Record summary
Model confidence (mean pLDDT): 80 of 100. Predicted 3D model of a 109-nucleotide RNA (THF (Tetrahydrofolate) riboswitch aptamer). Of the family's consensus pairs, 94% are formed in the model. It matches the Rfam family "THF (Tetrahydrofolate) riboswitch aptamer". The literature on the family includes a 2010 paper in Chem Biol by Ames et al., "A eubacterial riboswitch class that senses the coenzyme tetrahydrofolate".
[in-house]
RNA sequence: GGAAGAGUAGCCAAGGCGCGUAAAGUGUUGCGAAACGGGACGUUGUUCGCAAACGAAAGGGCGGAGAAGUGUGCUCCAAGCCCUGCGGUGCCGCGGCGCGUCCGCUCUC
Repeated sequence: GGAAGAGUAGCCAAGGCGCGUAAAGUGUUGCGAAACGGGACGUUGUUCGCAAACGAAAGGGCGGAGAAGUGUGCUCCAAGCCCUGCGGUGCCGCGGCGCGUCCGCUCUC
């Protein structure tokens, strides 16, 4: 010097555990900030803070105590649990994807 390759932030997502459905969360817009292959510049994307507007899918099943004593009833208490859904839902995450230029790194000639 030539050839090949690896790695970031992060994205998708099998699966698992939760949250909400008594509406938090998510998403949108604006402003500001931060981090983001080992380095430089930069792109895409991400996160955080503040503000604003917007405003969702529910359905089914199951109680405890007391008196009474078989009447499927009465009184009181609890307002919870389970199943199926729903939410551009949170966390973990098999697997897949994942830097433009220059330098660096690994391997090879």